[in-house]
C1' cells in the first nucleotide's frame, strides 16, 4: 500500500428558495455558533544515519467537519 474489524468531537441552530409525498421529507443558498482525527499550514518536543536532515495525537482553522450516511488520525489482524 491493499481489505476486514474498531475508531472520537462539534447547532437534526435560524432564516430564504425549490421539489412534492405537504412532512419531525429531500436538496441548495445565506447568517451566526462551535469542532479538529482527512489534507494543509505554523513553533519546535522529540528523534536520526547528526552541524545537516525527518519532524508531531502540539497551535491555527485555509479546506474538511458538525442527526444519519460518507469521510476519519490512530490501533488490531491478514498478505
Nucleotide at each position: 500500500a491493499u481489505g476486514c474489524g474498531g475508531g472520537a468531537g462539534a447547532g437534526a441552530u435560524c432564516c430564504c428558495g425549490g421539489a412534492c409525498u405537504u412532512g419531525a421529507u429531500c436538496c441548495g443558498g445565506g447568517a451566526c455558533g462551535c469542532c479538529g482525527a482527512a489534507g494543509g499550514a505554523g513553533c519546535a518536543a522529540c528523534c536520526g544515519c547528526c552541524c545537516c536532515g525527518g519532524a508531531a495525537u502540539c497551535u491555527c482553522u485555509c479546506a474538511g467537519g458538525c442527526a444519519a450516511a460518507a469521510g476519519g488520525a490512530c490501533c488490531g489482524c491478514a498478505u
The RNA shown here (Glycine riboswitch aptamer) has 79 nucleotides and comes from uncultured Sphingorhabdus sp. The RNAcentral record of the sequence draws on MGnify. NCBI's taxonomy places the organism under Bacteria, Alphaproteobacteria, Sphingomonadales, Sphingorhabdaceae, Sphingorhabdus. Its mean pLDDT, the model's own confidence on a scale to 100, is 79.